[in-house]
RNA sequence: CACUUAUCAAGAAAGGCUGAGGGAUAUGGCCCUUUGAAGCCUUGGCAACCUAUUAAGCAGCAGUUUAAUAAGGUGCUAACUCCAUCACGUAUUAUGCGUGAGAGAUAAGUC
Numbered sequence: 001c002a003c004u005u006a007u008c009a010a011g012a013a014a015g016g017c018u019g020a021g022g023g024a025u026a027u028g029g030c031c032c033u034u035u036g037a038a039g040c041c042u043u044g045g046c047a048a049c050c051u052a053u054u055a056a057g058c059a060g061c062a063g064u065u066u067a068a069u070a071a072g073g074u075g076c077u078a079a080c081u082c083c084a085u086c087a088c089g090u091a092u093u094a095u096g097c098g099u100g101a102g103a104g105a106u107a108a109g110u111c
Stems, first nucleotide, its partner, number of pairs: 002110007013043005021032003026085004044077003048074003051070008081103001086100006
């Protein structure tokens, strides 16, 4: 890299270097940005998964489910994954709403 599973409506800053872009991809929007984008560094913070502890249940001696706490390993730290584009349904019908898929991100596992 690939595959499998789960989650994605919440949450979360400041300083330094640097100097023009960025919001995954393609398109259409919309938004952020010299009052400093993206990237790098330092210190914080958040709590998604794993881990640890506690409580309750299921069960039957070992696990598993839920909740809370901690922040050790990854991760994250503008806007619902920023919205939509694909399918289906629905309505007051070249638009709105709902559900799902696809794609993406993160974690754990496998190869």